Two RNAs folded together computationally: RNase P RNA and transfer RNA, 441 nucleotides in total.
RNA sequence: CCUGGUCUCCGGACGGCCGCCGGCAGCUUCGGCUGCGGGAGGAAAGUCCGGGCUCCCUAGGGCAAGGUGGUGGGUAACGCCCACCGUCCGCAAGGAUAGGGAAAGUGCCACAGAGAACAAACCGCCGGACGGCCAGCUUGCUGGCGACGGUAAGGGUGAAACGGUGAGGUAAGAGCUCACCGCGGCCUGGGUGACCAGACCGGCACGGCAAACCCCACCUGGAGGAAGACCGAAUAGGAGGAUCGCGCUGCCCGCGCCGAGAUCCUCGGGUAGGUCGUUGGCGACCGUCCGCAAGGACGGUCCUAGAGAAAUGGCCGUCACCGCCCUUCGGGCGGCACCAGAACCCGGCUUACGGAGACCAGGCUCA
RNA sequence: GCGCCCGUAGCUCAGUCGGAUAGAGCAUCGCUUUUCUAAAGCGGCGGUCCCAGGUUCGAUCCCUGGCGGGCGCG
Numbered sequence: 001c002c003u004g005g006u007c008u009c010c011g012g013a014c015g016g017c018c019g020c021c022g023g024c025a026g027c028u029u030c031g032g033c034u035g036c037g038g039g040a041g042g043a044a045a046g047u048c049c050g051g052g053c054u055c056c057c058u059a060g061g062g063c064a065a066g067g068u069g070g071u072g073g074g075u076a077a078c079g080c081c082c083a084c085c086g087u088c089c090g091c092a093a094g095g096a097u098a099g100g101g102a103a104a105g106u107g108c109c110a111c112a113g114a115g116a117a118c119a120a121a122c123c124g125c126c127g128g129a130c131g132g133c134c135a136g137c138u139u140g141c142u143g144g145c146g147a148c149g150g151u152a153a154g155g156g157u158g159a160a161a162c163g164g165u166g167a168g169g170u171a172a173g174a175g176c177u178c179a180c181c182g183c184g185g186c187c188u189g190g191g192u193g194a195c196c197a198g199a200c201c202g203g204c205a206c207g208g209c210a211a212a213c214c215c216c217a218c219c220u221g222g223a224g225g226a227a228g229a230c231c232g233a234a235u236a237g238g239a240g241g242a243u244c245g246c247g248c249u250g251c252c253c254g255c256g257c258c259g260a261g262a263u264c265c266u267c268g269g270g271u272a273g274g275u276c277g278u279u280g281g282c283g284a285c286c287g288u289c290c291g292c293a294a295g296g297a298c299g300g301u302c303c304u305a306g307a308g309a310a311a312u313g314g315c316c317g318u319c320a321c322c323g324c325c326c327u328u329c330g331g332g333c334g335g336c337a338c339c340a341g342a343a344c345c346c347g348g349c350u351u352a353c354g355g356a357g358a359c360c361a362g363g364c365u366c367a
Numbered sequence: 368g369c370g371c372c373c374g375u376a377g378c379u380c381a382g383u384c385g386g387a388u389a390g391a392g393c394a395u396c397g398c399u400u401u402u403c404u405a406a407a408g409c410g411g412c413g414g415u416c417c418c419a420g421g422u423u424c425g426a427u428c429c430c431u432g433g434c435g436g437g438c439g440c441g
Base pairs, nucleotide, nucleotide: 001363002362003361004360005359006358007357008356009355010354011353012319013318014317015316016315017314018313020039021038023036024035025034026033027032041339045350046349048348049347050346051345052344053224054223055222056221065220066219067218068217069216070084071083072082073081074080085099086097087096088095089094100215101214105213106212107209108208109207122155123154124151125150126149127148132145133144134143135142136141137140163181164180165179166178167177168176182204183202184201185200187198188197189196190195228276229275230274231273238267239266240265241264242263243262244261245257246256247255248254283302284301285300286299287298288297289296290295321335322334323333324332325331326330368440369439370438371437372436373435374434377393378392379391380390386424395411396410397409398408399407417433418432419431420430421429
C1' cells in the first nucleotide's frame, strides 16, 4: 500500500437577534405584557419480541392452540445479551448455526439408475459337475458361448448405493480375518454442564428429511393508554315528593286514586366539556469494588420536551472540522450534510443514513 | 392502536401440503387466408416467480427478516 475481518465512538461547540410550544414568578385595563428557565434521535422508524401500567375474566387440574429448543450465566422479562461446547465455512483473522428426539409411529426421497430402505446382479469378475451349442484337432481333450450359481471388490446412475484405507485370504470376492480410522456399547478420569480424553468390548447393526405430521421438555388468560379513573352542564327524557285535579262529602281536615296534564322541588344516570392517567423513571452521569464478559453491589451528583391535530425553526458571528487555491509565518474561498422527526413509559431486535478511530489476518513493496 | 391478506410475462390470473425447459387468456411479432382490413388458424418473442438470508439433494412453494400494496375493527 492492497484485500479482508472484528470492535468501539460520533452525528459539531459557544454567543447574539427574530419566531413557535410548555413551566415558574411579577404586573394587568383580564385582551395580554415583562422577566427567568426548558424544548427530538441514534435510529424518535418498523411495530418484530419482552415487560411495567390499566380494565375484564379467573377454585384447582387437564385438553386444544400458539411459541421456544446445545450448556452455563445475565435480566423485571424475552425469541435479547455474554461466555463456553459441538458441527459447518474460510489459507487466516474470523464467521454461520431453529443445535432435543429418525432403534414410538405415519409420511416423503422426483429424474437418472439393475437396485432408494426387512436392499439390489445392468456391465464386469469367478465357478460352471452330468447333459447342451460352436470351433479346433492330438478323437477325448482344449478353447469359446451358455441355462444356472457365487460375488457388492471394480465400472456406471444419483444428493444419497448398507462403514473407509491397507494387508492377508479366496475360484472370484466379502469384517471372512487383522492393523489404523470411523461407529455403537460400557468403564475410568476431567469439567457445574453441553462435552472432552483414554482404556476395554462389539465385526458393523441403525441412510436422509421433524423450518413434513408427530413425540418430549419448557413457556403463554384476554384486551390495550382512544386502556382506564374522577368531575360534570344546557336541552330532552326518567324516578320520587308537594300543590292544582277526581272520589268519599256541600265545605275543611283526613284517606284513597293517582290514568293524563300543569307548576315547583329533590334525586341519580348519560352526553358536550374538563381534570388525571402524562412525563421522576426497572432514570441518567461519575467514582470504587465484584465478575473473563453480559452485568451487579455501594456511594455521590443531577432533573432532562410534553402537545391534543399536535411546538422544537430561521438568520448572523467566533471557534473547531473537511476540501480547494495562493503560499514564508499565514491568508482567501467554499462546505458543514445524510437518514429522519417524540405522542403512556422502558429493555431489546431489525431496518434506513453520513463519518471517524483502534486492533487483527493474508499478500505485495521499500528501507 | 390492533388484526388480516396479497406480490408470478406489458395487463388479468393459474400453479403452493417441494421435483426444476414455470403455464393460460389478452396484448405484441411473423406466416396462412383476403383485393385490403377485421375475424379465424399456426408459430414465435416475452419472467430477478418483490428483495436478502436460511432449511433441504433440490424452494414460486417451507422458515426468518425487509420492501411495496390493499382491506377490516375501534
Background
It holds a member of the Rfam family "Bacterial RNase P class A". Rfam's curators write: Ribonuclease P (RNase P) is a ubiquitous endoribonuclease, found in archaea, bacteria and eukarya as well as chloroplasts and mitochondria.